[in-house]
């Protein structure tokens, strides 16, 4: 179930931040300031692992605590890639169609 999660496609909405200097064969290259919303990386609380001390009368368990690690989100930061006229891309959307089949 008159079909929800998660996915594909089409159509359309869609921020930001220099039409900066130089060079050029005006597509780009380089320098200087920015920008966060392709992509990318980071990082909470939890959860959990070894170790060590402590504590439950002792084993076994289990509790704290302390060091060292693992996972672990984002639009939140970074500014690596990408971008600061226009087009081009855009996260995220809406809405049509398909796939899916309650995995919400």
């Nucleotide at each position: 179930u008159u079909g929800a999660a998660a996915g594909a496609a089409g159509u359309g909405g869609g921020a930001g931040a220099g039409a900066g200097c130089u060079u050029u064969u005006u597509c780009a290259a380089g320098c200087c300031a920015c920008c966060g919303a392709a992509g990318g990386g980071g990082u909470a609380a939890a959860u959990u692992u070894a170790u060590a001390a402590u504590c439950u009368g002792a084993c076994c368990a289990g509790g704290u605590u302390a060091u060292a690690g693992a996972u672990g989100a984002a639009a939140c930061u970074c500014u690596c890639a990408g971008g600061u006229a226009a087009a081009a891309g855009g996260a995220c959307u809406a809405c049509u169609u398909c796939u899916g089949g309650a995995c919400a």
Overview: Model confidence (mean pLDDT): 84 of 100. Glycine riboswitch aptamer from Halonatronomonas betaini, 104 nucleotides, folded computationally. Taxonomically the source falls in Halonatronomonas (Bacteria, Bacillati, Bacillota, Halarsenatibacteraceae).